Source information:
This is a predicted structure of a 380-nucleotide RNA (Bacterial RNase P class A) from a soil metagenome. The sequence is in RNAcentral, with records from MGnify. Model confidence (mean pLDDT): 77 of 100. The model forms 90% of the base pairs in the Rfam consensus. Its Rfam family is "Bacterial RNase P class A". The family's RNA type in Rfam is ribozyme.
[in-house]
RNA sequence: GAGUCGGUCGGACGGCCGCGGCAGCGAUCCAGCUGUCGAGGAAAGUCCGGGCUCCACAGGGCAGGGUGGUCGUUAACAGCGACCCGGGGUGACCCGCGGGAAAGUGCCACAGAGAGAAGACCGCCACUGCUUCGGCAGUGGUAAGGGUGAAACGGUGGAGUAAGAGCCCACCAGCGCCCGGGGUGACCCGGGCGGCUCGGCAAACCCCACCCGGAGCAAGGUCAAGAGGGAGCUCCGGCUCCUGUGAGGACGUUUGAGGGCGGCCCGCCCGAGUUCUCAGGUAGACCGCACGAGGCCACUGGCAACAGUGGUCCCAGAUGGAUGGUCGUCACCUCCUGCUUUGGCAGGAGGUACAGAACCCGGCUUACAGACCGACUCGU
Repeated sequence: GAGUCGGUCGGACGGCCGCGGCAGCGAUCCAGCUGUCGAGGAAAGUCCGGGCUCCACAGGGCAGGGUGGUCGUUAACAGCGACCCGGGGUGACCCGCGGGAAAGUGCCACAGAGAGAAGACCGCCACUGCUUCGGCAGUGGUAAGGGUGAAACGGUGGAGUAAGAGCCCACCAGCGCCCGGGGUGACCCGGGCGGCUCGGCAAACCCCACCCGGAGCAAGGUCAAGAGGGAGCUCCGGCUCCUGUGAGGACGUUUGAGGGCGGCCCGCCCGAGUUCUCAGGUAGACCGCACGAGGCCACUGGCAACAGUGGUCCCAGAUGGAUGGUCGUCACCUCCUGCUUUGGCAGGAGGUACAGAACCCGGCUUACAGACCGACUCGU
C1' cells in the first nucleotide's frame, strides 16, 4: 500500500418546560409535592423455533406439511460451531436449495438426421448399374472425421480392417464389488477384481430417513353496571261492596281504559314504580404482565458453538397507547470566507443515521449518517 474476517458505539454534559409506571407524604380517591425507573441493535419484517394459555388426544396408521453431508450444541429450530465433499481465490478466506437419477414414471426449449439400450445429414468404404470418363444412382457397411446443440453414449497411443469401431491391448479417468489401514462419523489413503462406460433435471412426480395435533395474550381467567326471567309491595284505571249522594273507604277483585301486531273484524300480546332474587355474562375494571431458557464479571471444561460453578445487579410496562421539546457549552463531519510558516488557525452556515416496545424468549432476514477496536493475509 492492497485486502479478508470479527466486534463495539451510534452524540456527551447542564438548565428550563412536559409525559408514563412505582413508592412515600398529603383526609381514602383526585389534584399536588418528593424520590426513583423509563426503548433498540435492529424494538422492524412477522420468516423459522420454543415457553405460556385454551381446545382436542389410548395406541398405531393414512393423508398433509417440513427438514436433508457428518458429528456436536440447544428448551427447540430451516439457528449456531467444528469438520467432510465440490467450486472460486496467490493467500487470509468465501460460496454450495450438499439424501436417492443403477426402483419406476415424466421432461430436456431452439438448432439438429438423432436428446438416451440413440442416431447415417455431410463424409469414408465395398458391391451393382449407367456414364459425355469429370462422375451419378441404388443396396449395404461404418460413429474415425465434419456439422447442430447447454448436453451426441470415455481420453491418448497401438494392433486390426474394404473403411471403421472397447471389437482387442497398454496406460489414464470414471463406476461397482471385495480386502487392509485411519477417523465417533461424513469421508480419506492403499491394493485387487469386473464389465468396458451406465447423460442432465428430484425447487417435476416419486422413493428413503427423521420431525410435526390445532388456535393464539383480541390466548385465557376474576369481578360485574345496564338489559332480561321470577317473586313481593305500592300506585293508576275499571268492576264489586260499605258509609252515603260533596265525596270518601276496603288486609275486595283483575286483563283494564289505553297501546302494539301497516288500516278494519276476529284473534294474540303488553299496566307503572320500587325492593329482593336468579342464571349466563355485554359495557367497564382487574389479573395474565414484567425474576427471566435473565444481564454483567471471574474461574473451570471444550478447537468452537456451548455448558458448569461462584459473585453481583433488578433493568420500560402504555391500552388512543408515556419514553418528548427547547436553550447553552462541547465533540465529529461537510461547505463558504479570511489569515497562513501549507502543518493548520479563526469566524459563519448546515448536518449527526435507520428506526421506535405492546405476553415473553432463541434465531434468521432486512434498514442504518458516521466513528472506533482487534485478529489475519498478500506485495514492497